[in-house]
Bacterial large signal recognition particle RNA from a Chloroflexota bacterium, 265 nucleotides, folded computationally. It matches the Rfam family "Bacterial large signal recognition particle RNA". About the family: The signal recognition particle (SRP) is a universally conserved ribonucleoprotein involved in the co-translational targeting of proteins to membranes. Its mean pLDDT, the model's own confidence on a scale to 100, is 76.

Formats: sequence, structure tokens, C1' cells
RNA sequence: CCGUGCUAGGUGGGGAGCUAGCGGUGCCCUGUACCCGCAAUCCGCUUCAGCGGGACUGAAUCCCCUCCCGAGGUCCGUCGUUCCGGGUUCUGGUCGUGCGUCGCGGCGUUGACGAUCGGGUCCUGUGCAGCAGCGGCCCGCGAACCCCGUCAGGUCCGGAAGGAAGCAGCGGUAAGCGGUCGUCGCUGAGUGCCGCAGGCAAGCCUGAUCCGAGCCAAGGCGUGCGAUCGUGACCGAGAUGUCGUGAUCGACGGAGGGUGCACGG
Repeated sequence: CCGUGCUAGGUGGGGAGCUAGCGGUGCCCUGUACCCGCAAUCCGCUUCAGCGGGACUGAAUCCCCUCCCGAGGUCCGUCGUUCCGGGUUCUGGUCGUGCGUCGCGGCGUUGACGAUCGGGUCCUGUGCAGCAGCGGCCCGCGAACCCCGUCAGGUCCGGAAGGAAGCAGCGGUAAGCGGUCGUCGCUGAGUGCCGCAGGCAAGCCUGAUCCGAGCCAAGGCGUGCGAUCGUGACCGAGAUGUCGUGAUCGACGGAGGGUGCACGG
């Protein structure tokens, strides 16, 4: 150096996540690179870190190490967009109220505003009236017999005189049914220019007395106070996109280096 046969090793890898940690199943990226069994409310191991069984290849294009490239992933930061939640001192909106002012009007010496007294409206209790319901009274109907009165006929007792029970009928009633006006009682409530007593003391209306000249509706503007909304500003948590001489891991690929045993020639 060549040939033959073995062994180590290899027969995908990576990212995130999970995990005390390492792998696997699952997800994602690359890429095509054995088979069977186990495995996400997990399966198997322990820093030499999947377990068990089998097959192929096999010392180099295929194994190992270093470097380069770099798909892709994760994290961090900047800027933007979007969704959710919080929150009201600021900005803003809406409503109410006080004050000032302006325009346009009304009222006012037949008495404005205001003050005092009173009343109504408001609330509670109670009474009255009325409405509704129910019941009684009133009228009528209403019992084959088991209600009353009268009891024809007939029946019974008696020698007779005379008695007795009693159906139908008639009359009257009970339970019950019906009725129109009225009357009495009970109950009820979104009834009432009604009465009495108490409450409220803020607003509105009103009467009397006093005072003696302005007052007021509504609209605009400004301002103070209060209530409310929560777009904006603010805070927090997420999603997504761009940017990054930010971080990290990193497949495929490329370059370089390294690495057995036996036999024979």
C1' cells in the first nucleotide's frame, strides 16, 4: 500500500414547553434518514441521563471534534395598531342649581319684592259619603209521605148517641229557589273640590296686615357648586406588526483536523 473479516460508532437534527435535571411521546422548524412495544390528569432514566427486543451499515463522501454560513425558534428593548380592565384631581360632554350680565317681553301706587300670621297642596290615623261584594229584612214560588191547620170520600171504635186516626184537595210555612225598588248590617280599596286630629316646615299657590318701587318667565353668555358619563390624558394586563453593529439556541450546507483490531499478500 492492497485484499478479507470484525469492533467502537452510526441508522436524522434542532427550537419552545414540561422537568430537580436528561431524554422520549405530543407541538413547531428543517429535512427524508430502520422495525416492534411503552408514553401527557404522562413513559423511562440519573449527570456516561429514554427503557426493552431485533435488523442494516461499519474505520471513512457515511463516525468524532473545531470553525464558517445560516433556515427557523425563544427572550429583551423601541415605535405603532388593536382588545380588555381600572379610574376621575385634569380635559371634555350632559343635567340640576346659585350669582352677574345682555337681548326680547310680561306684571306693578287698583300696591311689585319682602316680612308676620293663616289656609291649601304633601304624609299618617280616624269619621262620613259613595262604589263593589256578601248576608238579613220584604215579595213570590216552594213538601205525594217522614211540617202545621182544616180535613170531602173512605177506614176504625160504639147497640146508638157520639168519638178517633187520617189520604187526596184547599190554605199556610221549613230547607231551598227566584225577584225589583227600598232598608239594615259586615268586608274591601289607586274612590272623594267632605269632616276631625296630628305630622312635615323644603318647594308651589293663596287670604289678611305692614312696608313702599321694583319684580319676573324663558333664551344666550360668563362664573361657582353638586350629580352623572367615561371618549381623551393616566395606570395595568394581553394580542399583533415594524425596527434592532440587542441576547440566546441553532437544522441543512461548507472548510479543516482526528480516529481502531485481526489475518493474509